[in-house]
């Protein structure tokens, strides 16, 4: 010079942006009018209410129930949205190392 191992000394602060994790809210939940189906069915509008909260409040699935009436129950699977943390990375700002020029 080069490679490869080992020590040492010093050095990522602050803001921002994305995924992706976690936590809080809310339970993708409750109620009420109006309407519509009918055991191959159980759906549609609206409105309240919930949140230190803008938004959203829906889709699949399984089961029980309703013996033809008006009324559905239970579980499970999925998120987006606000706020907060964490981590890689990127960008921006300071920092420290090293070179090179005056």
């Nucleotide at each position: 010079u080069g490679a490869u191992g080992c020590g040492u000394a010093g050095a990522u602060u602050c803001c921002g942006u994305u995924c992706c994790u976690c936590g809080u809210a809310u339970a993708u939940c409750c109620u009420c009018g109006g309407g519509a189906a009918u055991a191959u069915g159980g759906c549609c509008c609206g409105a309240g209410a919930g949140u230190c909260u803008c938004u959203a409040c829906c889709c699949g699935g399984a089961c029980c129930c309703c013996g033809u009436a008006a009324a559905g129950g239970u579980c499970u699977g999925g998120a987006c949205u606000a706020c907060g943390a964490g981590c890689c990375a990127c960008g921006g700002u300071g920092g420290c190392c090293g070179g090179g020029g005056u």